Predicted 3D model of a 73-nucleotide RNA (transfer RNA) from Candidatus Omnitrophus fodinae SCGC AAA011-A17. Taxonomically the source falls in Candidatus Omnitrophus fodinae (Bacteria, Pseudomonadati, Candidatus Omnitrophota, Candidatus Omnitrophus). The coordinates come from a structure-prediction model, not an experiment, and the mean pLDDT is 82. Rfam family: tRNA. Its family is annotated with triplet codon-amino acid adaptor activity in the Gene Ontology. Rfam's curators write: Transfer RNA (tRNA) molecules are approximately 80 nucleotides in length. The family's RNA type in Rfam is transfer RNA.
RNA sequence: GGCGGCGUAGCUCAGUUAGCAGAGCAAGGGACUCAUAAGCCCUGGGUCGGGGGUGCAAUUCCCUCCGCCGCUA
Numbered sequence: 001g002g003c004g005g006c007g008u009a010g011c012u013c014a015g016u017u018a019g020c021a022g023a024g025c026a027a028g029g030g031a032c033u034c035a036u037a038a039g040c041c042c043u044g045g046g047u048c049g050g051g052g053g054u055g056c057a058a059u060u061c062c063c064u065c066c067g068c069c070g071c072u073a
Base pairs, nucleotide, nucleotide: 001072002071003070004069005068006067007066010025011024012023013022019056027043028042029041030040049065050064051063052062053061
C1' cells in the first nucleotide's frame, strides 16, 4: 500500500435490511439483618467515533476521515 472486521452507558456487548436507544455487570438509594455480604425493590447515566450526503425520518443506507484488530504484498 491492498482487503476485511470492529467503534453504542463506567465495563462487556445486544439492537440495524430506517420509525420510542437496550441488557448484564458496575454505581447510587431503599427494604431485610445485631451487622456485613448475597439475593430482592427502585433510580440515575448515551454528541450510537468525527464530518458530509440521501431521505418525511439515519445507531441503521452511501461517501470520507480518525482509532483499534486481523489477513496479505